[in-house]
This record gives sequence, C1' cells and structure tokens, in this order.
RNA sequence: GCGAACAACGAAGCGCCAGACCUGGCACCCAGCCAGGUGACGAGGUGGAAGGUCAUCGAGAAUUCGGCGGAUGCCUUCCCGGCUUCCCACGGUCGUGACAUCGAGGAGAAAAACCCGGAGGUGACUCCGGAACAGAGACCUCGGUGGUGUGGGGG
Repeated sequence: GCGAACAACGAAGCGCCAGACCUGGCACCCAGCCAGGUGACGAGGUGGAAGGUCAUCGAGAAUUCGGCGGAUGCCUUCCCGGCUUCCCACGGUCGUGACAUCGAGGAGAAAAACCCGGAGGUGACUCCGGAACAGAGACCUCGGUGGUGUGGGGG
C1' cells in the first nucleotide's frame, strides 16, 4: 500500500442512486468518455420476537419522476407487562400516559415552497438567518354508546 473479516459510531419520513434530469471538462459528423449536482417539506410515531403488508398525517405542486434498502404504522401468532376483585387460570382490552368508540371544545414552536438577507462553488447547486400558514393521532375537559366477564382460591 492492497484485500478480507470483525467490532464500534451515526441516521429512522431515514439512507442510497444502476434509470432520468441538470452542470463542468474532454471529444465533437454521429456515438460517447470523465468528474460532479438534483433526486420528499415538516408533524406524529417503538414493550420483545416471528410472519404478512405498495406503513400515518397534512403542506406543497416540484424529478416530491423512477427505483433500491431500511423503518417506530396496521394485521396475525407467541412471550412480557397494565387494567378487568386481593391472588391464580381462561377470556376481553390495551402498551408503561397500558378499555374501545362517537360528538363538541381546549392547549401546544410545523417545515419547506414563496419573499428578504448572507456564505460557498466556474457551474448545476448547496448551506445559514428572518417573517407566514396545516392535518392526523395522542393528551386535557364535557357529553353519548358499548364493555368492565367466567371459574377457582384467600380475606
């Protein structure tokens, strides 16, 4: 110096780029070669394992095209845990904020795009600062509906 293996770290709406588009150089009749850029804007989200699945919400209108990998979603099974009577089993329902569902209200820093300003790069483009605007779930309050079981043991 090269190669391989192993380990660690980082990221989880996250990473990557063989297509595509774009830039620079070479070449330039055509075809092409080399180097590079773009390739999803945030909000929300994890008990453990396995399997399945095009994994929630809006913003925006762009290649946010196309694709690969991953993934906290959802479904099924098992395990652990909470509640269901103090304990156990089964059943039910959930996931440590540990019943479900419907309606109304509430609280809580969206970010990008756009505009303004700045930095880097020959360039595509990238980065930084400032102001605006969501929805879903969860949470809090009120109200409605359904559920809160069966068996055994103890007091």